[in-house]
The RNA shown here (transfer RNA) has 73 nucleotides and comes from a bacterium. The coordinates come from a structure-prediction model, not an experiment, and the mean pLDDT is 83. Its Rfam family is "tRNA". Rfam classes the family as a transfer RNA. It was read from a public genome assembly.

RNA sequence: GCCCCUGUAGCUUAACGGAUAAAGCAGGUGUGUUCUAAACACAAGAGUGGGGGUUCGAUUCCCUCCAGGGGCG
Numbered sequence: 001g002c003c004c005c006u007g008u009a010g011c012u013u014a015a016c017g018g019a020u021a022a023a024g025c026a027g028g029u030g031u032g033u034u035c036u037a038a039a040c041a042c043a044a045g046a047g048u049g050g051g052g053g054u055u056c057g058a059u060u061c062c063c064u065c066c067a068g069g070g071g072c073g
Base pairs, nucleotide, nucleotide: 001072002071003070004069005068006067007066010025011024012023013022018056028042029041030040031039049065050064051063052062053061
């Protein structure tokens, strides 16, 4: 220098171009217990790496940049 893959909540992952982006774990509150834990209940948490484009509508498609990983030279 060229090619490919990945980037969504604190972490691990979902999500045919179409409803208010869905779960698990962690954390919070409560029940529970003598206390702690297990278990159970409840609530909260991200607009999707940045920018631009296409579209009535983009996490999804296109361009560019950034970061990480891999391959080739």